[in-house]
A computed fold for a 257-nucleotide part of an RNA from Paenibacillus xanthanilyticus, annotated as large-subunit ribosomal RNA, domain VI. Rfam family: Bacterial large subunit ribosomal RNA. Gene Ontology terms of the family: ribosome and structural constituent of ribosome. The RNAcentral record of the full RNA draws on ENA. Taxonomically the source falls in Paenibacillus (Bacteria, Bacillota, Bacilli, Paenibacillaceae).
Context: one part of a larger RNA
RNA sequence: CGUAGGAAAUUUGAGAGGAGCUGUCCUUAGUACGAGAGGACCGGGAUGGACGUACCGCUGGUGUACCAGUUGUUCCGCCAGGAGCACCGCUGGGUAGCCAAGUACGGACGGGAUAAGCGCUGAAAGCAUCUAAGCGUGAAGCCCCCCUCAAGAUGAGAUUUCCCAAUUAGUAAGACCCCUGGAAGACGACCAGGUUGAUAGGUUCGAGGUGGAAGCGCAGCAAUGCGUGCAGCUGACGAAUACUAAUCGGUCGAGGG
Repeated sequence: CGUAGGAAAUUUGAGAGGAGCUGUCCUUAGUACGAGAGGACCGGGAUGGACGUACCGCUGGUGUACCAGUUGUUCCGCCAGGAGCACCGCUGGGUAGCCAAGUACGGACGGGAUAAGCGCUGAAAGCAUCUAAGCGUGAAGCCCCCCUCAAGAUGAGAUUUCCCAAUUAGUAAGACCCCUGGAAGACGACCAGGUUGAUAGGUUCGAGGUGGAAGCGCAGCAAUGCGUGCAGCUGACGAAUACUAAUCGGUCGAGGG
């Protein structure tokens, strides 16, 4: 810009893409078959490999604004307690998020038309013949079925709801700018919100992590230990709470060939 008024929402599916793999074991059954050795079709069940998708409850990885320990050095006047630097100084753990080695699920079932093949009926050609007319059966393959996208499918579809009337610079329904943000994201976009408000931050209370703070007291010559005290601290997680910031505003948007 189009989809012959303007909007909001829900959809149909022309079409396109994805997927499509396979082993072993048990049973049927040591049956059919076979002199024996050996050893099935068909059917039923179990469990794997590789691949794919999703997720983070479990097992773990990472986790540079979480916690603790610790070395050297500089500084905070000293002690104590801390801070900076040294690969995050090093070491031990670790929330959220992201992730796999973790977890769950998938290939199926079924239908249609077929290939080679196997047939029925059957003439040409009194027989025979699956073929000439006609009718079946038959694949991991083809078309559906499964998953995803999809009306610019210009062939521009459908349904529901909302807004309307008299010259259009202004408005309606509605939307945007702007702002607070996000399990959304390169930017646009998308989604949640903007005081009639829990959107983010803060605060409070929790979860989870770390692992027992500082100060003080006690014991010990001291290093250190114990008590106060499952303490103190705590990024992303949950809830509550308007304390802070989403203020005030502006723009666009029909009149129906």